[in-house]
RNA sequence: GGACAAUUAGCUCAGCUGGUUAGAGCGUCGCAUUCACAUUGCGAAGGUCGCUGGUUCGAAUCCAGCAUUGUCCA
Numbered sequence: 001g002g003a004c005a006a007u008u009a010g011c012u013c014a015g016c017u018g019g020u021u022a023g024a025g026c027g028u029c030g031c032a033u034u035c036a037c038a039u040u041g042c043g044a045a046g047g048u049c050g051c052u053g054g055u056u057c058g059a060a061u062c063c064a065g066c067a068u069u070g071u072c073c074a
Base pairs, nucleotide, nucleotide: 001073002072003071004070005069006068007067010026011025012024013023019057028044029043030042031041032040050066051065052064053063054062
């Protein structure tokens, strides 16, 4: 230098052929249960969907550029 893949909550990930409000598990916090802890139950907080543009009535989803990470080629 070139090719491909990935980027969504603190962590690991889902999200179908673009369409009402972006979700799960773990973790965190609160309450209940316990002498206490753990477990269990209930509830809550936490996201500019990597960034910037474009297409569209409408974008996490499609397109372009950039960035980061990984694999391969030279």
A computed fold for a 74-nucleotide RNA from a Candidatus Buchananbacteria bacterium, annotated as transfer RNA. Lineage of the source: Bacteria > Bacteria candidate phyla > Candidatus Buchananiibacteriota. The prediction has a mean pLDDT of 80. It matches the Rfam family "tRNA". Rfam links the family to the GO term triplet codon-amino acid adaptor activity. By type it is a transfer RNA.